The RNA shown here (transfer RNA) has 74 nucleotides and comes from a Bacteroidota bacterium. Rfam family: tRNA. Gene Ontology term of the family: triplet codon-amino acid adaptor activity. Its mean pLDDT, the model's own confidence on a scale to 100, is 80. The organism belongs to Bacteroidota, within Bacteria. It was read from a public genome assembly.

RNA sequence: GGCGAGGUAGCUCAGGUGGUCAGAGCGCAGGAUUCAUAACCCUGAGGUCGGGAGUUCAAGUCUCCCCUUCGCUA
Numbered sequence: 001g002g003c004g005a006g007g008u009a010g011c012u013c014a015g016g017u018g019g020u021c022a023g024a025g026c027g028c029a030g031g032a033u034u035c036a037u038a039a040c041c042c043u044g045a046g047g048u049c050g051g052g053a054g055u056u057c058a059a060g061u062c063u064c065c066c067c068u069u070c071g072c073u074a
Stems, first nucleotide, its partner, number of pairs: 001073007010026004019057001028044004050066005
C1' cells in the first nucleotide's frame, strides 16, 4: 500500500428491513434490610452513538471523506 472487521454510558456489549425508547449486565449514588459489613431487593444519575458532510419527513442504522483499533496480505 491492498482487503476485511470494529469505534454506542466509567467498563464489557446489544440495537431486525431507517420509524418515536437510545438499552442490558457490571460499576457509581441514594434507599430498604442487618448490631455492622457483604450478599439480595428497590430507585436514580450517567450518552455529541469516533469526527465532519450528504440523502430523507425522519439516521446509531444508508452514502462519501477523515481519525483510530484489530486481523489478513504484499